[in-house]
Molecule: transfer RNA
Organism: Patescibacteria group bacterium
RNA sequence: GCCUGGGUAGCUCAGCUGGUAGAGCAGACGAUUUGUAAUCGUCAGGUCGCGAGUCCGAUCCUCGCCUCAGGCU
Numbered sequence: 001g002c003c004u005g006g007g008u009a010g011c012u013c014a015g016c017u018g019g020u021a022g023a024g025c026a027g028a029c030g031a032u033u034u035g036u037a038a039u040c041g042u043c044a045g046g047u048c049g050c051g052a053g054u055c056c057g058a059u060c061c062u063c064g065c066c067u068c069a070g071g072c073u
Base pairs, nucleotide, nucleotide: 001072002071003070004069005068006067007066010025011024012023013022019056027043028042029041030040031039049065050064051063052062053061
C1' cells in the first nucleotide's frame, strides 16, 4: 500500500435483505430472610465510531475519515 471482518447501554453481544433500538451480566430501588447470599419484580442507562449523501423515513444502503483484529505483497 491492498483485501476482509468488527465499532450498538458500564461489560459481553443481538438487531431476521430501511419503518418506535433489545437481551444477559453489572447498577439503583423494592419483595423475600433474624441478617447476608441466592431468587423474584420494577426502574434507570444509547448523538448505534465521526462526517456527508440517497430516501417520506437510515444501526441497516452509498462515499470519505478514525480506530481494532486478521490476511496478502